[in-house]
Molecule: transfer RNA
Organism: bacterium
RNA sequence: GCCAGAGUGGUGGAAUUGGUAGACACGCACGACUCAAAAUCGUGUGGGUGCAAUCUCGUGUGGGUUCGAGUCCCACCUCUGGCA
Numbered sequence: 001g002c003c004a005g006a007g008u009g010g011u012g013g014a015a016u017u018g019g020u021a022g023a024c025a026c027g028c029a030c031g032a033c034u035c036a037a038a039a040u041c042g043u044g045u046g047g048g049u050g051c052a053a054u055c056u057c058g059u060g061u062g063g064g065u066u067c068g069a070g071u072c073c074c075a076c077c078u079c080u081g082g083c084a
Stems, first nucleotide, its partner, number of pairs: 001083007010026003019067001027045006046057003060076005
């Protein structure tokens, strides 16, 4: 330099052919249980505004197509693999 794959919360990882983003697990917070702790169980857990989220923003970055994009198109960035 060329080709292919990947990039989604605090972490791993779903979201099926464009139609409710974050299921599920881990972690964390609080609570229950316990003399206390571990294990186990319950509830909650992206950011912003607000007394309150049903409002608004958010899928590597920037554009485009579309009524609608994590998903399709273009450029770029990063990582992994292959070729030279």